Purine riboswitch aptamer from a Bacillota bacterium, 102 nucleotides, folded computationally.
Of the family's consensus pairs, 100% are formed in the model.
RNA sequence: CGAAAUAUAAUAGGUUGCCUUCAUAUAGUUCCGGGAAUAGGGCUCGGAAGUUUCUACCGGACGGCCUCAAACUGUCCGACUAUGAGGGAAAGUGUACCUAGG
Numbered sequence: 001c002g003a004a005a006u007a008u009a010a011u012a013g014g015u016u017g018c019c020u021u022c023a024u025a026u027a028g029u030u031c032c033g034g035g036a037a038u039a040g041g042g043c044u045c046g047g048a049a050g051u052u053u054c055u056a057c058c059g060g061a062c063g064g065c066c067u068c069a070a071a072c073u074g075u076c077c078g079a080c081u082a083u084g085a086g087g088g089a090a091a092g093u094g095u096a097c098c099u100a101g102g
Base pairs, nucleotide, nucleotide: 018088019087020086021085022084023083024082025081026056029049030048031047032046033045034044035043041066042065050057058078059077060076061075062074063073064072097102098101
């Protein structure tokens, strides 16, 4: 001078439950398999991918398309969840006022 261990003492903080806004994630998306319906139908079950990400991966409306076959498709509106950042309510405390509760 440095390191480690032990003991003692001291110091410094941040966040929290509810509502809401925004940002990021993901496009409430895509792919695959089993089964089902057939123009008054177009669904259902499961698996996977997608997120420095847990979860979710649906609902409705209006169209298109398929001349009866096995396959769907477009647009719009509507969430949850994870993380972060704001705002608010409630509650608490203090003070002031009117009053016996505001």
Model confidence (mean pLDDT): 79 of 100. The organism belongs to Bacillota, within Bacteria. Rfam family: Purine riboswitch aptamer. Rfam links the family to the GO term purine nucleobase biosynthetic process.